A computed fold for a 73-nucleotide RNA from a Clostridia bacterium, annotated as transfer RNA. Its Rfam family is "tRNA". About the family: Transfer RNA (tRNA) molecules are approximately 80 nucleotides in length. NCBI's taxonomy places the organism under Bacteria, Bacillati, Bacillota, Clostridia. Its mean pLDDT, the model's own confidence on a scale to 100, is 83. It was read from a public genome assembly.
RNA sequence: UGCGGGGUAGAGCAGAUGGUAGCUCGCCGUCCUCAUAAGUCGGAGGUCGUGGGUUCGAGUCCCACCCCCGCAA
Numbered sequence: 001u002g003c004g005g006g007g008u009a010g011a012g013c014a015g016a017u018g019g020u021a022g023c024u025c026g027c028c029g030u031c032c033u034c035a036u037a038a039g040u041c042g043g044a045g046g047u048c049g050u051g052g053g054u055u056c057g058a059g060u061c062c063c064a065c066c067c068c069c070g071c072a073a
Base pairs, nucleotide, nucleotide: 001072002071003070004069005068006067007066010025011024012023013022019056027043028042029041031039049065050064051063052062053061
């Protein structure tokens, strides 16, 4: 320098053809227990890497850039 893959909640990941962003674990609370753990029920937590563009509407499509991984030189 070129090519490919990736960036979404604290962590690990989903999110066919654009249409109100979800799962598991964790965290907070409730119930249960003498108490803890396990279990039950509920809740908080996201400017979807950044900035533009297309569209009535973008996590998703297009462009540029920034990081991570791999391949080639």